Model confidence (mean pLDDT): 82 of 100.
Predicted 3D model of a 73-nucleotide RNA (transfer RNA) from a Candidatus Uhrbacteria bacterium.
Its Rfam family is "tRNA". Rfam classes the family as a transfer RNA.

RNA sequence: CGGGCUAUAGCGCAGUUGGUAGCGCGCCACGUUCGGGACGUGGAGGUCGUGGGUUCAAGUCCCGCUAGCCCGA
Numbered sequence: 001c002g003g004g005c006u007a008u009a010g011c012g013c014a015g016u017u018g019g020u021a022g023c024g025c026g027c028c029a030c031g032u033u034c035g036g037g038a039c040g041u042g043g044a045g046g047u048c049g050u051g052g053g054u055u056c057a058a059g060u061c062c063c064g065c066u067a068g069c070c071c072g073a
Stems, first nucleotide, its partner, number of pairs: 001072007010025004019056001027043005049065005
């Protein structure tokens, strides 16, 4: 310098054909227990890396940038 992959909740990851984003662990509350753990029920927590574009509507499509990983020179 060229190419590819990845970026989504505190952590690990899903998210189909564009239609108001979910799962596990963790956290909080309650139940169960003498108490804790375990289990059960409920809840909080996200400007989807960043800046633009397309669209009635973008995590998803298009372009630039940033960071990480891999391949090539």